Transfer RNA from a Minisyncoccia bacterium, 74 nucleotides, folded computationally.
The sequence is in RNAcentral, with records from ENA.
Model confidence (mean pLDDT): 82 of 100.
It matches the Rfam family "tRNA". By type it is a transfer RNA.
The same sequence occurs in records of 2 taxa.
RNA sequence: GCGAAUGUAGCUCAGGUGGUUAGAGCACUCCACUGAUAAUGGAGAGGUCGUAGGUUCGAGUCCUACCAUUCGCA
Numbered sequence: 001g002c003g004a005a006u007g008u009a010g011c012u013c014a015g016g017u018g019g020u021u022a023g024a025g026c027a028c029u030c031c032a033c034u035g036a037u038a039a040u041g042g043a044g045a046g047g048u049c050g051u052a053g054g055u056u057c058g059a060g061u062c063c064u065a066c067c068a069u070u071c072g073c074a
Base pairs, nucleotide, nucleotide: 001073002072003071004070005069006068007067010026011025012024013023019057028044029043030042031041032040050066051065052064053063054062
């Protein structure tokens, strides 16, 4: 330099053929339970889905460019 894959909560990840409220587990906060912890149960907080544009009535999802990481070829 060329090509491909991935990018969603603090971490690991789902999200069907674009559709009505963006989710799970762990972690965190509070409550219950206990003599006190752990475990367990309940509740809560935490996101503008890598960035910027485009298409569309409607985009996490489709298109384009760029950025980061990984892999392959030179």